[in-house]
RNA sequence: UGGGCUGGCCGGGCGACCGCGUUGUGCCGAGUGAUCGGCGCACCGAGGAAGGUCCGGGCUCCACAGAGCAGGGUGGUGGGUAACACCCACCCGGGGUGACCCGCGGGACAGUGCCACAGAGAACAGACCGCCACUCCGGUCUCACGACAGGAGCGGUAAGGGUGAAACGGUGGAGUAAGAGACCACCAGCACGCCGGGUGACCGGCGUGGCUCGGCAAACCCCGCCCGGAGCAAGAUCAGACAGUGCACGACGGUCUCGACCGAGAGGGCUGCUCGCCCGAGUGCACGGGUAGAUCGCUGGAGGCGGCCGGCAACGGUCGUCGUAGAUGGAUGGUCGCCCUCGCUCCUCACGGAGCGGGACAGAACCCGGCCUACAGGCCAGCCCGUCCG
RNA sequence: GGGCAGGUAGCUCAGUUGGUACGAGCGAUCGCCUGAAAAGUGAUAGGUCGGCGGUUCGACCCCGCCCCUGCCCA
Numbered sequence: 001u002g003g004g005c006u007g008g009c010c011g012g013g014c015g016a017c018c019g020c021g022u023u024g025u026g027c028c029g030a031g032u033g034a035u036c037g038g039c040g041c042a043c044c045g046a047g048g049a050a051g052g053u054c055c056g057g058g059c060u061c062c063a064c065a066g067a068g069c070a071g072g073g074u075g076g077u078g079g080g081u082a083a084c085a086c087c088c089a090c091c092c093g094g095g096g097u098g099a100c101c102c103g104c105g106g107g108a109c110a111g112u113g114c115c116a117c118a119g120a121g122a123a124c125a126g127a128c129c130g131c132c133a134c135u136c137c138g139g140u141c142u143c144a145c146g147a148c149a150g151g152a153g154c155g156g157u158a159a160g161g162g163u164g165a166a167a168c169g170g171u172g173g174a175g176u177a178a179g180a181g182a183c184c185a186c187c188a189g190c191a192c193g194c195c196g197g198g199u200g201a202c203c204g205g206c207g208u209g210g211c212u213c214g215g216c217a218a219a220c221c222c223c224g225c226c227c228g229g230a231g232c233a234a235g236a237u238c239a240g241a242c243a244g245u246g247c248a249c250g251a252c253g254g255u256c257u258c259g260a261c262c263g264a265g266a267g268g269g270c271u272g273c274u275c276g277c278c279c280g281a282g283u284g285c286a287c288g289g290g291u292a293g294a295u296c297g298c299u300g301g302a303g304g305c306g307g308c309c310g311g312c313a314a315c316g317g318u319c320g321u322c323g324u325a326g327a328u329g330g331a332u333g334g335u336c337g338c339c340c341u342c343g344c345u346c347c348u349c350a351c352g353g354a355g356c357g358g359g360a361c362a363g364a365a366c367c368c369g370g371c372c373u374a375c376a377g378g379c380c381a382g383c384c385c386g387u388c389c390g
Numbered sequence: 391g392g393g394c395a396g397g398u399a400g401c402u403c404a405g406u407u408g409g410u411a412c413g414a415g416c417g418a419u420c421g422c423c424u425g426a427a428a429a430g431u432g433a434u435a436g437g438u439c440g441g442c443g444g445u446u447c448g449a450c451c452c453c454g455c456c457c458c459u460g461c462c463c464a
Stems, first nucleotide, its partner, number of pairs: 001386010012339007020045002023042008047361001051372002054370005059231004066275004071227005076090005091105001092103004106222002111220002113216003128161002130157003134153004139148003169187005188212001190209008235296004244287006252263005267279004303322008340359008391463007400416004409447001418434005440456005
């Protein structure tokens, strides 16, 4: 000096005026009062994603004797956490010269299924061309035996060609009519056994074996682990309003010592289903009517920042310190000036100056932890690969 | 705010063990029929399967993310 990788952070600043919301407060007005309204004053007033609602939790209500089935989620190993599909470290596989990046990363000898088209054959595979042996046919050469090329038939052959996303180990040798793990050496891969290292995934070494075993589980499925349902429009309190009608099923039966027992029972509950258990005198459907008010929930919480300690890290422990959104038709905005920054044009030899234009994505609504998605511009740190100079 | 469903031809909808990109009705165009039209009848065209990635040899279909539309909850 050029290019790149990773991690972290900011995401306009100051001032003036006008405007909006919560809370507090002053004055005025209304009201018996609680309180409400108006006009002022003071403090405070969006985000890194507040977003998508994709996961996980807190909280609230409903449900919850139990068992089985179904359903959903998840998936290398070890750790972190309230929990997770998140995070950290490592392992394995793949990519990159490298920093580094990517992986829904259990099982395809438990079973079932699929592998279109092309191709001879697609999963205990398969002879289309080719190669080779035998038989037959006619031809050429030869005195003849025979040899050569061609055709037909019947076999052998997975070396070679061709098809395909994928064709049942690779190279060399020996062997053979031609060939083939049928045999041998080396290599790759698989399984089993032993030894060593590691908490573990796994890694390294030695030996043996049959010689080789396709892919898809983001197909069904199997294995391990996890999972009640709904959501703040949850839910609670207060106030207010109101009107019921029709249809269907059931409100039953027996015994006696007369208030008990036995049986039946529409419907309902165990918020997926079944068994089983429980409740049971009203239940279900249709039409119609009323309510859209107030208050609570509502913001201090797995909280932020800093120091120290433990840990490779995620994170944990401890001490100190800070505290300032809570709307409910839904506030957080607008204008101007100066500065910052970027682009263009003009002036100047140059430093520089002037003018014009731009500065994103987006906006709380119960609250947290993550993931994902959107984002003008900028800052910091570490590392990698080159080039030049010393 | 919270919870769901859908997106395939101009319109309304089908489309399952993933296999050449998929069909039906209406509509459009061109014929036939008619003096001319309507109806009828024959043929033809018309598709980014909402978009972008991933799994797979191969995706409308399976899995993620995004966009749009509609419905429900006091």

This is a predicted complex of two RNAs, RNase P RNA and transfer RNA, with 464 nucleotides together. It holds a member of the Rfam family "Bacterial RNase P class A". About the family: Ribonuclease P (RNase P) is a ubiquitous endoribonuclease, found in archaea, bacteria and eukarya as well as chloroplasts and mitochondria. The family's RNA type in Rfam is ribozyme.